[in-house]
RNA sequence: CGAGCCAGCCAGACAAUCGCCGUCUUAUUUCGGUAAGAGGGAGGAAAGUCCGGGCUCCACAGGGCAGGGUGCCAGAUAACGUCUGGGCGGCGUGAGCCGACGACAAGUGCAGCAGAGAGAAGACCGCCUAAGUGCAAUGUAUUGCACCGGUAAGGGUGAAAGGGUGCGGUAAGAGCGCACCGCGCCGCUGGUAACAGUGUGUGGCAAGGUAAACUCCACCCGGAGCAAGACCAAAUAGGAUCCCAUUUUGCGGCCCGCAUCGGGAUCGGGUAGGUUGCUUGAGCCAAUGAGUGAUUAUUGGCCUAGAGGAAUGAUUGUCGCGCUAGCAAUAGCGAACAGAACCCGGCUUAUCGGCUGGCUCGUCAA
RNA sequence: GGCGGAAUGGCAGAAUGGCUAUGCAGCGGAUUGCAAAUCCGUGGAUCUCGGUUCGACUCCGGGUUCCGCCUCCA
Numbered sequence: 001c002g003a004g005c006c007a008g009c010c011a012g013a014c015a016a017u018c019g020c021c022g023u024c025u026u027a028u029u030u031c032g033g034u035a036a037g038a039g040g041g042a043g044g045a046a047a048g049u050c051c052g053g054g055c056u057c058c059a060c061a062g063g064g065c066a067g068g069g070u071g072c073c074a075g076a077u078a079a080c081g082u083c084u085g086g087g088c089g090g091c092g093u094g095a096g097c098c099g100a101c102g103a104c105a106a107g108u109g110c111a112g113c114a115g116a117g118a119g120a121a122g123a124c125c126g127c128c129u130a131a132g133u134g135c136a137a138u139g140u141a142u143u144g145c146a147c148c149g150g151u152a153a154g155g156g157u158g159a160a161a162g163g164g165u166g167c168g169g170u171a172a173g174a175g176c177g178c179a180c181c182g183c184g185c186c187g188c189u190g191g192u193a194a195c196a197g198u199g200u201g202u203g204g205c206a207a208g209g210u211a212a213a214c215u216c217c218a219c220c221c222g223g224a225g226c227a228a229g230a231c232c233a234a235a236u237a238g239g240a241u242c243c244c245a246u247u248u249u250g251c252g253g254c255c256c257g258c259a260u261c262g263g264g265a266u267c268g269g270g271u272a273g274g275u276u277g278c279u280u281g282a283g284c285c286a287a288u289g290a291g292u293g294a295u296u297a298u299u300g301g302c303c304u305a306g307a308g309g310a311a312u313g314a315u316u317g318u319c320g321c322g323c324u325a326g327c328a329a330u331a332g333c334g335a336a337c338a339g340a341a342c343c344c345g346g347c348u349u350a351u352c353g354g355c356u357g358g359c360u361c362g363u364c365a366a
Numbered sequence: 367g368g369c370g371g372a373a374u375g376g377c378a379g380a381a382u383g384g385c386u387a388u389g390c391a392g393c394g395g396a397u398u399g400c401a402a403a404u405c406c407g408u409g410g411a412u413c414u415c416g417g418u419u420c421g422a423c424u425c426c427g428g429g430u431u432c433c434g435c436c437u438c439c440a
Base pairs, nucleotide, nucleotide: 001362002361003360004359005358006357007356008355009354010353012319013318014317015316016315017314018313020041021040023038024037025036026035027034028033043337047348048347050346051345052344053343054342055225056224057223058222062256063255064254065253067221068220069219070218071217072086073085074084075083076082087101088099089098090097091096102216103215107214108213109210110209124155125154126151127150128149132147133146134145135144136143137142138141163181164180165179166178167177168176182205183203184202185201186199187198188197189196190195229276230275231274232273239267240266241265242264243263244262249259250258269439270438283302284301285300286299287298288297289296290295321334322333323332324331325330367436368435369434370433371432372431373430376390377389378388384420392408393407394406395405396404413429414428415427416426417425
């Protein structure tokens, strides 16, 4: 210098003018408001609502079945499907990145077409005639052909054909035998564990694939959601019809249990106002300590939207950033994704441009 | 704001993980003097991107679009 990897951060700045939504103070008021001043007013994802939790009600949320979720190990955490560290596998020269990664050796199921054969299988082509039978030939001991057969080395089919390489062995072959490799079991060593290493050990291989198929194993999960819920005010016909009730409803599949006494649909009637929940919170920032780290403890400091048809904006100027043109002064153009609604922790998705730190590879020079 | 569901030719609508049916519509032909009806033939589809699997409309995950339900009294 070029090409990358990882972590963290920003999301134009300032000023003027004109507006928008809350809060507080003061003044005024015909109690409806009005005026002045002060101070505040979107995000890294506010999004998707995919997980988890707080909070609220239903029993201080109870038992069982069913159902759902998670799935290498250890830890972090309020909790998680998140995060951290480690293991194993894969990708990359590398920094690093990715992984739904328990069990098919409990049982059941599935595999179209092709293919001889698709589940402890199979003889289509090929290879072999040692043994048995028959026929033929002759040089009388062999050869050839057929049958009965043998064979999973080779070919072919397929996504997949029941360990790999070599030597021996054989009629030809074959874990048939042996060596090495792989695999399983057992023991030992290291590690909290996943797992790794190891053995004059043991088994000739038995046990193919698929669980984002049923299933088994381990662990977790009660239901609903701020339109939850609480309070005040107002209003009213506590009405009609139909249905279900050997119980009904709370309770969303069932049984039990607890509480409760009718419940549901349609029609009709009334009110559609206000307060609260509501933002001080597993909160943010800094320092120090513990820890490899996620994270956590202590101390100090800070207060940072809270609407209810929904505010958070627009214009101009200067400066900064990028692109283009130009020798230059400068000129023109551009600046994303998107927008709170009970609150947090994550994940996922969208996103112009830029900054900081650490690291890797390549080339050149010293 | 919260909760739930759906997506297959132009329209409707089926499909056990194994060649995406079927009807209407369209196009071509036959029939007809010309049409309609009828008959024959024909083109065209799994919302999108990934994953699991030998193989995906189907199973799993992300995204897109559309639809439905949810205030109070009695």
Two RNAs folded together computationally: RNase P RNA and transfer RNA, 440 nucleotides in total. Rfam match: Bacterial RNase P class A. Its family is annotated with tRNA processing, ribonuclease P activity and dimeric ribonuclease P complex in the Gene Ontology. By type it is a ribozyme. Model confidence (mean pLDDT): 79 of 100.